RNA sequence: GGAUGUCGUCCAAUGGUUAGGGCCCCAGCCUUCCAAGCUGGCGAUGCGGGUUCGAUUCCCGUCAUCCG
Numbered sequence: 001g002g003a004u005g006u007c008g009u010c011c012a013a014u015g016g017u018u019a020g021g022g023c024c025c026c027a028g029c030c031u032u033c034c035a036a037g038c039u040g041g042c043g044a045u046g047c048g049g050g051u052u053c054g055a056u057u058c059c060c061g062u063c064a065u066c067c068g
Base pairs, nucleotide, nucleotide: 001067002066003065004064005063008023009022010021011020016053025041026040027039028038029037046062047061048060049059050058
């Protein structure tokens, strides 16, 4: 100097409807039991400011990681 920070984990999300999905976890259904399958649930925007009617998104600072 550059890039990236979003559920436990991995990824989405043109400035605008309740921030969505896979895996995991929990509950139920199914099954003699387990697994598989089906349904539902819990859980997140690194931090601090600014712009805006409205910010995950744009701007500034800062922190962390990676690259040079």
Molecule: transfer RNA
Organism: bovine gut metagenome